Transfer RNA from an Actinomycetes bacterium, 73 nucleotides, folded computationally.
[in-house]
Parts: sequence; structure tokens; C1' cells
RNA sequence: GGGCGUGUGGCGCAGCGGCUAGCGCACCUGGAUCACAACCAGGGGGUCGCAGGUUCGAUUCCUGCCACGCCCA
Repeated sequence: GGGCGUGUGGCGCAGCGGCUAGCGCACCUGGAUCACAACCAGGGGGUCGCAGGUUCGAUUCCUGCCACGCCCA
């Protein structure tokens, strides 16, 4: 330099052109306990990598760029 893949809450991931973007763990509050954990009830937290384009509508499709990984040279 070229090709491919990935980028979504703190972490690991799912999702898919259509209603307020979810799951597990973690975190917070309360319950329970002599106490802690497990458990029960409730809750907070997201520029969906960035910019642009297509569309009535984009996290999803297209283009460029950035970061990371793999392969080729």
C1' cells in the first nucleotide's frame, strides 16, 4: 500500500429500513439477614465510531474518513 471483518450503556454481546434501541453481568435504592453473599422489588446509565448521501423515515442501505483485528504484498 491492497483486501476482508469489527465498532451499539461500565464490560461482554444481540438487533434490524418503521412505534419510546434491548439482553446478561456490573452499578444504585429498598426488602430480607445479627451481618455478608445469594435471593426478591424497583431504578439510573446510549452522539448505535465520525461526516456526508439516499429515503416520508437510517443504528440498519451507499460513499468517504478514523480506530482495532486478520490476510496478502
NCBI's taxonomy places the organism under Bacteria, Bacillati, Actinomycetota, Actinomycetes. Its Rfam family is "tRNA". By type it is a transfer RNA. Its mean pLDDT, the model's own confidence on a scale to 100, is 82.